The prediction has a mean pLDDT of 82. A computed fold for a 75-nucleotide RNA from a Parcubacteria group bacterium, annotated as transfer RNA. The sequence is in RNAcentral, with records from ENA. Its Rfam family is "tRNA". By type it is a transfer RNA.
């Protein structure tokens, strides 16, 4: 330098253009002598950034950034 994959909650990940979700973690409650477990509930998001398409974008298009992998060149 070229090619590809990934980027969504604190973490791991879903989400086939039409209200952003699950598990774990956190917090509160029930239960217990107490803790853990179990059960119920609550909160937590600029969907990497910027632009474009669309009535409507996490999803489609472009550029850029970050991480990972492959290939190539030079020393």
């Nucleotide at each position: 330098g070229c090619c590809g994959a990934u980027u969504u909650a604190g973490c791991u990940c879903a989400g086939u253009g039409g209200u952003a979700g699950a598990g774990c973690a956190a917090c509160g409650g029930u239960u217990u002598u107490g803790u853990a477990a179990a059960c119920c509930g609550u909160a937590g998001g600029u969907c990497g950034u910027c632009g474009g398409u669309u009535c409507a974008a996490g999803c489609c298009c472009g550029a850029c950034a970050a991480u990972c992998g492959g290939c190539u060149c030079c020393a």